[in-house]
Molecule: c-di-GMP-I-GGC riboswitch aptamer
RNA sequence: AGCGAAACGGCAAACCCGUCGAGAGGCGGGGACGCAAAGCCACGGGACCUUCGGGUCAGCCGGGUUACCGAAC
Numbered sequence: 001a002g003c004g005a006a007a008c009g010g011c012a013a014a015c016c017c018g019u020c021g022a023g024a025g026g027c028g029g030g031g032a033c034g035c036a037a038a039g040c041c042a043c044g045g046g047a048c049c050u051u052c053g054g055g056u057c058a059g060c061c062g063g064g065u066u067a068c069c070g071a072a073c
Stems, first nucleotide, its partner, number of pairs: 002073001003070002010035002015030006033059001039065003043062003046057004
């Protein structure tokens, strides 16, 4: 630096409530299916919404970037 055993901690799908939005969906609370970047960024592909102007998804896959721990290799 790869890498991903363990531990300390961390995040939080579905679903429910509230709220914002035309919608995809966002945010807050509850809740845990999972996650070693399930931190961040729409750059490429993809999906979704659309009033066709545009928008949403980072928990779809790549890519970029930052980061905790330290067994084996």